[in-house]
RNA sequence: GGGCCCGUAGCUCAGCCAGGACAGAGCAGUGGGCUCUUAACCCAUUGGUCGCGGGUUCAAAUCCCGCCGGGCCCGCCA
Numbered sequence: 001g002g003g004c005c006c007g008u009a010g011c012u013c014a015g016c017c018a019g020g021a022c023a024g025a026g027c028a029g030u031g032g033g034c035u036c037u038u039a040a041c042c043c044a045u046u047g048g049u050c051g052c053g054g055g056u057u058c059a060a061a062u063c064c065c066g067c068c069g070g071g072c073c074c075g076c077c078a
Base pairs, nucleotide, nucleotide: 001074002073003072004071005070006069007068010027011026012025013024020058028046029045030044031043032042033041051067052066053065054064055063
């Protein structure tokens, strides 16, 4: 230098290919129930610049371009 993959909630991830309703799940946090108490279990609830910027569009997590970060592979130099 070239190619590919990944980046979404505090954590692990789905959704992206084929654009559309308030962006979701599990775990976690908080409050309550249950219990002698804790754990477990049950109910409710808190959570997001969808890595960043720009473009296309009525509408972008999703499509296009650039950049940043992480991983893998290939190449080059002396």
Molecule: transfer RNA
Organism: Candidatus Bathyarchaeota archaeon